[in-house]
RNA sequence: AUCGACAGGUUGAGGCGAACUCGUAUAUCCUCGGGAAUCCGGCCCGAGAGUCUCUACCCGGCGACCGUGAAUCGCCGGACUACGAGGAAGCCGAGCCGCGCA
Numbered sequence: 001a002u003c004g005a006c007a008g009g010u011u012g013a014g015g016c017g018a019a020c021u022c023g024u025a026u027a028u029c030c031u032c033g034g035g036a037a038u039c040c041g042g043c044c045c046g047a048g049a050g051u052c053u054c055u056a057c058c059c060g061g062c063g064a065c066c067g068u069g070a071a072u073c074g075c076c077g078g079a080c081u082a083c084g085a086g087g088a089a090g091c092c093g094a095g096c097c098g099c100g101c102a
Stems, first nucleotide, its partner, number of pairs: 003100002008097003014092003020086006026056001030048006041066002050057001058078007
């Protein structure tokens, strides 16, 4: 110096990285078609559009409104997905001393 078939000791560089947090997108929004319910109700199916964007486009609570019709509206809370940033449980693990053999 190389090798690994080998008690241990020390240090843990470096790599990967779950949870979670934040940012951007989108307003969980908008426009339609068909169907359904009807004050103990207010939904179901489909299409389009919106994002330098895949996916999603709903749920719950409270209130309004509609006197039996075909139409919902407001407020509050909730995320999911894509990308970026942070974060870190955990996993892998180099190096050094020693040991073994040649």